[in-house]
RNA sequence: UCCGAGGUAGCUCAGCGGUAGAGCAGUGAGCUGUUAACUCAUUGGUCCAGGGUUCGAAUCCCUGCCUCGGAGCCA
Numbered sequence: 001u002c003c004g005a006g007g008u009a010g011c012u013c014a015g016c017g018g019u020a021g022a023g024c025a026g027u028g029a030g031c032u033g034u035u036a037a038c039u040c041a042u043u044g045g046u047c048c049a050g051g052g053u054u055c056g057a058a059u060c061c062c063u064g065c066c067u068c069g070g071a072g073c074c075a
Stems, first nucleotide, its partner, number of pairs: 001071007010024004018055001026042005048064005
């Protein structure tokens, strides 16, 4: 430098045009002699950034940044 995949909750990920979800974690309660486990409830995200398309964008298009994989270069 080129090609591909990805960036969404604290973490791992789903959602591929129509009000953002799950599991784990956190918080509160129940249960228990206590803890753990288990059960119930609940908090939590300007969807990497900027612009465009659209009545409507996490989702489509453009540019940039970052991560991973591959290729090339190493004069």